[in-house]
RNA sequence: AGAGUUUGAUCCUGGCUCAGGAUGAACGCUGGCGGCAUGCCUAAGACAUGCAAGUCGUACGAGAUGGCCCAAUGAAGUUUGAGUGCUUGCACAAUUUCUGAUUUGGAUUUUCCAUCUAGUGGCGGACGGGUGAGUAACACGUGGGUGACCUACCUUUGAGUUUGGGAUAACUACUGGAAACGGUAGCUAAUACCAAAUAAUAUACAGUUUCGUUUCUGUAUUAAAAGGCGCUUUACAGCGUCGCUCUUAGAUGGGCCUGCGGCGUAUUAGCUAGUUGGUGGGGUAAUGGCCUACCAAGGCAACGAUGCGUAGCCGGACUGAGAGGUUGAACGGCCACAUUGGGACUGAGACACGGCCCAAACUCCUACGGGAGACAGCAGUUAGGAAUAUUCGUCAAUGGGGGAAACCCUGAACGAGCAAUGCCGCGUGAGUGAUGAAGGUCCUUUGGAUUGUAAAACUCUGUUGUAUGGGAAGAACGUCCAAACUAGGAAAUGAGUUUGGAGUGACGGUACCAUACCAGAAAGCUCCGGCUAACUACGUGCCAGCAGCCGCGGUAAUACGUAGGGAGCGAGCGUUAUCCGGAUUUAUUGGGCGUAAAGGGUGCGUAGGCGGCCUAUUAAGUAUGAAAUUAAAGCCCGGGGCUUAACUCCGGUUCGUUUCAUAAACUGGUAGGCUUGAGUAUGGAAGAGGUAAACGGAAUUUCUAGUGUAGCGGUGGAAUGCGUAGAUAUUAGAAGGAACACCAGUGGCGAAGGCGGUUUACUGGGCCAUUACUGACGCUGAUGCACGAAAGCGUGGGGAGCAAAUAGGAUUAGAUACCCUAGUAGUCCACGCCGUAAACGAUGAGUACUAAGUGUUGGGGUUUCCCAGUGCUGAAGUUAACAUAUUAAGUACUCCGCCUGAGUAGUACGGUCGCAAGGCUGAAACUCAAAGGAAUUGACGGGCACCCGCACAAGCGGUGGAGCAUGCUGUUUAAUUCGAAGAUACGCGAAGAACCUUACCUAGACUUGACAUCCCGGUGACCGCUCUGGAAACAGAGCUUUCCCUUCGGGGACACCGGUGACAGGUGGUGCAUGGUUGUCGUCAGCUCGUGUCGUGAGAUGUUCGGUUAAGUCCGAUAACGAGCGCAACCCUUCUCCUUAGUUGCUAACAUUAAGUUGAGAACCCUAAGGAUACUGCCGGUGACAAACCGGAGGAAGGUGGGGAUGACGUCAAAUCAUCAUGCCCCUUACGUCUAGGGCUACAGGCGUGCUAUAAUGGCCGGUAUAAUGAGUCGCAAUCCCGCGAGGUGGAGCUAAUCUCCAAAGCCGGUCCCAGUUCGGAUUGAAGUCUGCAACUCGACUUCAUGAAGCUAGAAUCGCUAGUAAUCCCGAAUCAGAAUGUCGGGGUGAAUACGUUCCCGGGUGUUGUACACACCGCCCGUCACGCCACGAGAGUUUGUAAUGCCUGAUAACGGUAGCCUAACCUUUUAGGAGGGGGCCGAUUAAGGUAGGACAAGCGAUUGAGGUGAAGUCGUAACAAGGUAUCACUACCGGAAGGUGGGGAUG
Repeated sequence: AGAGUUUGAUCCUGGCUCAGGAUGAACGCUGGCGGCAUGCCUAAGACAUGCAAGUCGUACGAGAUGGCCCAAUGAAGUUUGAGUGCUUGCACAAUUUCUGAUUUGGAUUUUCCAUCUAGUGGCGGACGGGUGAGUAACACGUGGGUGACCUACCUUUGAGUUUGGGAUAACUACUGGAAACGGUAGCUAAUACCAAAUAAUAUACAGUUUCGUUUCUGUAUUAAAAGGCGCUUUACAGCGUCGCUCUUAGAUGGGCCUGCGGCGUAUUAGCUAGUUGGUGGGGUAAUGGCCUACCAAGGCAACGAUGCGUAGCCGGACUGAGAGGUUGAACGGCCACAUUGGGACUGAGACACGGCCCAAACUCCUACGGGAGACAGCAGUUAGGAAUAUUCGUCAAUGGGGGAAACCCUGAACGAGCAAUGCCGCGUGAGUGAUGAAGGUCCUUUGGAUUGUAAAACUCUGUUGUAUGGGAAGAACGUCCAAACUAGGAAAUGAGUUUGGAGUGACGGUACCAUACCAGAAAGCUCCGGCUAACUACGUGCCAGCAGCCGCGGUAAUACGUAGGGAGCGAGCGUUAUCCGGAUUUAUUGGGCGUAAAGGGUGCGUAGGCGGCCUAUUAAGUAUGAAAUUAAAGCCCGGGGCUUAACUCCGGUUCGUUUCAUAAACUGGUAGGCUUGAGUAUGGAAGAGGUAAACGGAAUUUCUAGUGUAGCGGUGGAAUGCGUAGAUAUUAGAAGGAACACCAGUGGCGAAGGCGGUUUACUGGGCCAUUACUGACGCUGAUGCACGAAAGCGUGGGGAGCAAAUAGGAUUAGAUACCCUAGUAGUCCACGCCGUAAACGAUGAGUACUAAGUGUUGGGGUUUCCCAGUGCUGAAGUUAACAUAUUAAGUACUCCGCCUGAGUAGUACGGUCGCAAGGCUGAAACUCAAAGGAAUUGACGGGCACCCGCACAAGCGGUGGAGCAUGCUGUUUAAUUCGAAGAUACGCGAAGAACCUUACCUAGACUUGACAUCCCGGUGACCGCUCUGGAAACAGAGCUUUCCCUUCGGGGACACCGGUGACAGGUGGUGCAUGGUUGUCGUCAGCUCGUGUCGUGAGAUGUUCGGUUAAGUCCGAUAACGAGCGCAACCCUUCUCCUUAGUUGCUAACAUUAAGUUGAGAACCCUAAGGAUACUGCCGGUGACAAACCGGAGGAAGGUGGGGAUGACGUCAAAUCAUCAUGCCCCUUACGUCUAGGGCUACAGGCGUGCUAUAAUGGCCGGUAUAAUGAGUCGCAAUCCCGCGAGGUGGAGCUAAUCUCCAAAGCCGGUCCCAGUUCGGAUUGAAGUCUGCAACUCGACUUCAUGAAGCUAGAAUCGCUAGUAAUCCCGAAUCAGAAUGUCGGGGUGAAUACGUUCCCGGGUGUUGUACACACCGCCCGUCACGCCACGAGAGUUUGUAAUGCCUGAUAACGGUAGCCUAACCUUUUAGGAGGGGGCCGAUUAAGGUAGGACAAGCGAUUGAGGUGAAGUCGUAACAAGGUAUCACUACCGGAAGGUGGGGAUG
C1' cells in the first nucleotide's frame, strides 16, 4: 500500500466482500513448563452456612476467678564440706543453711494485687469493601467564586479546668410472654446528667469607618470533668502526662453558586403557576421560591425549550498516517445506590450496605396472640446463560479503628488454589550420516520420482524433567532490656536523640544454587480454484456436500469426502460475535449534483452568513512572552531492577483551560470621509409584458329561401351514418360561439408559468446616451408570503368546432385499442379552490477574470467601433466519455437547496393543507450483488441507402391428384438390427437383405475361446477322403500322410490335439471426452497481421471515400505504409491451328472387293505427345490525362470463351465411437463365438423422392439412317441352328482403336379417329426361362389370358438462362441373380429475361437498441400455488409518566382543657418554668378510584410487497418494437394498458 465482484470487452459511478489490529470473550480440535496480569458482560434475580467493626478496666459501679492468709507437701536451685579417690589441686560427696515450684484441704470479714466479663460511659460503626439500577443533571470534566459557609481526630496561639446538685442502668425482689422482649418496686457510680461562678478576638444590638457584613468603641448574653494515671513530698502542696472548656491561625475534608464542554429524535413546537421577579417573615452551617403571606406578570424556546428514547461521567482503552470513529472491564478520581418506597434521629460528618421508625412484596419461626430477615462485603448455593474461580492461609508486610501501651479487631490487604482467558519467555534436542533402506503415495515410457539427511546408525549436550543436598531478600518501626547524651526543672517521673542486645515470615523449605541420571517424559491446528503462500490420485456424479465474495458439484472435480504431498502459524490453531481500519463509502483535513443518486417550478423578502476605497482609534478575534493549573497511573523519550522479556522503579517532554503583559498588519467594534458597487433625476428608442373595454373580417356549423337530382360521406378495403319527407353540391340572407391565416424569423417581451387580429384607457420592467445628485444604501436567503401550464373541483352563465366517457361499424384468435360514424363532461366567460408537469438548458443566484470567427435584435457613434440581448463554429482548460467552451460544465470567492447501492417506495404510519381528487413532509422489516452512466465491437430491426444471386419478374417443364417403385414416420411383431431429422434427414450410410451379408429374434451348442502372442505335455504332419448320429454346428469311427540337421541319444522347423493363466473378443455406452473424414452458410468476397498514428481504454485507422469490377478486381483520394489467407492465374477437359507419329484407326488419288476387304498412301478424319492462340493487344467514343465501360475491326473463339477440380477466418457442442483409430466406463460359461430357421420384405394411416401414364406433336405395324462414354478370360461372346419368347445348343474371335456387348427418338409408308379407346398398363390366373446348395416367406425375366385407377391434377410448391430446359436411347460400378436408383455418355433441341417495386438469401455503409446463449433475444402486468417479513383491524392483555378526587402509616413542624413529671424558682407541699404523653391541623409514602395520554404484546379477517421449478392469460416496453416513447392529470378497462388535454425529446 491494496485486491475480488456489474460487461462479449472498456472507462466511470457505485455498493457488497476480503487481507490488518483489538477483546473481561465463547465454541471446536489439541495441550510440556514458568513469570506477570485477568476472571457473572446475563437476573440491581433469590439466598443455606461461616466470617467481613470493634475497642478502651489508665472513665465508672458491680460480679467472677486467682494470688496475698492458715495447715500439709518439699521439685529445682543455693550455702556448708564429715569423708573418699588420688595425678596435692581437681573430682565425688554424707550432713547442713536459705529459698520455695507444684499438689491437697481450709478461709475469703475487710483492704490490696492480677486477670476476665455483661452493663453505664467514650471514640469508631459517615472510612475501608461492593455494584452501576437510577440519573441528560452543575451528575461529570475543566476553569473560577464563596465579603454567603462548616470541619471530629491532628498541628498552632492565648486563657482556664472553680462551687454544688439530683438521678439511673447494672444488681435485688415480685411479675407478664412460646419467643423476641419486657413491666413494677427498691439500691448505687462516673470523664453520664443538671445548676451556679468566672468572660473575650465568640454571638446580638447601637455608634464610627468602608464601595462592601471591613476597622474601632460601647452594652447585653454564653463554658468546663475539684477527672484518670505516674512521680516527688511526713503532710499541705507541687510537677509530669493523658484528657476537658473557651479561643487564634493552619492543615485536611466537605457544602453552595457559576462560565465553558460532551447522546439520539422535529413523524416531539410550543413549555411554565411557586411558574419569573419584588417586599416582609420562616428555615439552614450557609445563599436562594428552599418554604410562606402579599404584590407585579413575568420566565424559557428554531443557537432546539418541552416531551420521548438511550446512558453512570472522567483520567484513559482499542483503532487510525493524522483528523477522527468506537468504548468506559481491570487500575485511579467523582457521583449514585444498598429488597422496593417514604421518613427522620444521633452525630463534626448520614437522612446511614452489615443503625432506627413506617408502608409494600417475598422468605422463615410461632404455643396463632406475635416476632425475625435483607451477600450490589469475602467465600459459597441456586436460577438465568454461549460463558466467568476456593465455603483456602495470614495479619509477616502496607494501611485503617480503639487503646497511655502491651495488645485486640481488620474476607481492606498480602499470599496461595482453579482456568492456555490474555501478554511475555523457554523447551520438545544438536552434529555427522546415501545401501538415496524398508514402507507409503504418484505417474507409468515399468524405469524411475517423491516422502528424504528424514529414519536407522555413531558422537555430543542436559535447558526443562526426576532424585538428593544447601537455601534467601522481603524485618523496618514500635515494644522490652542495657548504656550514654540533650533541654527544662528543686527533684523525680516524663519528653527527645544515639548505641548495643533480645524478639517478630502467612507465602515457604518457595525463588535461587550445587550434584547425579536418561534423548529419555513433552506437537498440534488450519489451509492448498482466484483474492492468498501451498497439487496430485481415488471415491462421488447438480447427489452427498462446500462457500467470506466471485462461485464449485449433472462420469476424467487442483473448489465435495479420503489419502499422499505441500503451505502457514505453533502450545497453540481455527470458527463465531463485536469495534476501528481499509471506506476519500458523510469528504474540516478530504467528495459531489447537464446525462450515473443529487438544483427547490419561479420570484419577493425576515433572521442568519458574507461584504468596496481612505484615515484615526480600540484590542473581541489573531500572534508572542510570562504565570497558575492540567492528581497519580497510562502513552512517548532517556535511564535503572528482576538471567531476558512481559512486568516494575526513577527522571523528562507534549495538548487544553484561565490570568496578566505586549504587538496592531488582517478580520471585528467605534468615529470621520470618498465614489468605482447600488440607487435617483433628465433625454431617447424597441417590444405577442399585464389588466379592462370596444370593434373587425375569413372559415366551420345551424336555420330560412331558391336552383337541382340520387347519391353523399368515409376507408388500406368496407360498414355503421346522412339522403326521394329531396341530402351532398350551389346561390342569397340570418343566427351563434370559438380562434385570430399571411406578416412569422434558433425574431421580441416577461421572474417563471406564459404572451400573437385592430383600437382606446390604465399600468410594470428592461436597454442606450448625457450630465447632475445620494454616499456602501450591497449579495444571498432557513422559516414565511406571492405567482404558478394542462387536467380537475364548486357556483352561475355559455356551447360553433373539437372531444375523455359512452354507443355503433370495422379489424382481429380475441380487440374493453389503433381506423370510421356519432357523441356527453370538458374546452369559452365571471368569481373561488387546487399547487402539480420531461414546471428542462434535465445546468440555483450574484461578482470578477480567461483566444478568436460569424449571423441576428435594440440603442449610440460612424471609416475602424462601444453597450445590452439572442444563436452558430471553435482555442486553452475541464470532463468517465458524450460534450462544454465570455449565455462555461473553465479559473476563483460568497450564500442557499439537494445526494450517499438497487428494490421495497415517494409506499406505510403520524402530522399538516385541501370540498374532493389528492399535495407536502416521509420511514422500516425483508430481498439482491448488483442497479446505473458514457462509449466500443458485433448481432438484430415489420430503420435507411447501395449492390448481387433462376431471388422475384418473363418463359419452358414438373411435384402436390392416379397406379406402381423406393426411403421415412407411425403401428404391429419373438424380431421387424442400427444410424441420419428444417434448409444441411427421408432412391441417405446401402456401388445392389432369398442363405451369407446381419449387427436383430427363436432354438441348439462352446468357454484361453472363431482370431493374436507367450508357457507346458502329447502326436507327426497339415491337407484330403469314407461311414454313423444330428437341422447344422458338433461328436464318434476309419483310410491316407511329413521336412531339415545329427555325435543316432536327440534337437529344430511347421502343423494338430490337450492343459494352465496372462489375455483374446464386444456393430456394448458416450460424436457433449476425441483424431480423422464430411455437410452447410458459400465459390459468398470476405478474414487478418506487422510497424506507425489516434483514443485513458475496449478499440479505431489500414479494410473508409469517389469511380469500377464476377471479385477487398483495379484506379484515384487518403495517417497510413506494407504483408498474409482467400479472388484471379497456374491444373484437367472442350473449341481452332501447327509439328511429330501413322496401328488395331483413316481413305483424297490409283488398283481391288459384297465390304478400307486387300494393295497402296501419310494428304484428310481420328488417336496422343508437344506447341501456338485471346492480352481489352488494335480503332472510335465516354470517363478525371486513371481504372474501366460501350461500340467496332480482325479472329475458330472477345472481354474470367464453355465445363470441372480447387471451398479463406470461422458458424451450427451440425453428422459419424456402425468404415477406421481412440480415452474413459461396462460384459467375461457372456453384451464374446458357432450353427439352423426366422426377421430387416409386416400394413389402417401420413410424408418425401422417382417411374409410367392420362394420349393424335399420339398408340400400333412394317421399312430405313446415324453416336459417344465404357466393360470383358471365374469374362464378353459373333455367325449358324432350336424356341412365339425369356432363352437354349454350340464356341469363330478377343487379355481388346483389331473380337464382342451395341442404340433410340428421327425419317418413309400404313392403320386407329377422341372413346376409359388399338390410350393406360396395375392387379390376378395359367404356363415357362435363367441364376443359385436353395427362389415358400422373398428374385428377375418370358408367353397367353385378365385389363384397376387415371381424361392434365386444390391450397401450395420445385428445377432451369444455351448446346441449357425438355425429350430419346446407351454404358458402367455393385453383382451368382436381382434398378424406375446412382454415376457417366452421346442423339434431337427450344422459349424468355421490361426490369429490381415486392418475396427469399447474401455483401457493404449508416442509424437505433434495455439484445451479447446475440430477435427462436430481452421483457411487463393480472390470475393460481408455496414461503417470508410488514401495514390496517372489532377488540383484548400489560406497562410507563402525569392529572383530579378519596383514604392516609411513620415522621418532624404548628396548635392545645383535663393526664404524667427528680434537678431550677418560689409564698412550702402545693404551684410555676421546662419536659413527656394524649388530641387536633396542614404536608406526605403506599393504597383506592375516574377519565385521558403514550408505549408494547396478541388478534378472526383483510391489504399491498418480496421471493420461488419448466403454471395460466395476453404481448405493454427495448428496432419506426410493428399506434414513437415518457412525465403530470382525468376517465375507462381481466391484465399489461387505452383514450382525452396541454407539455418534454431522453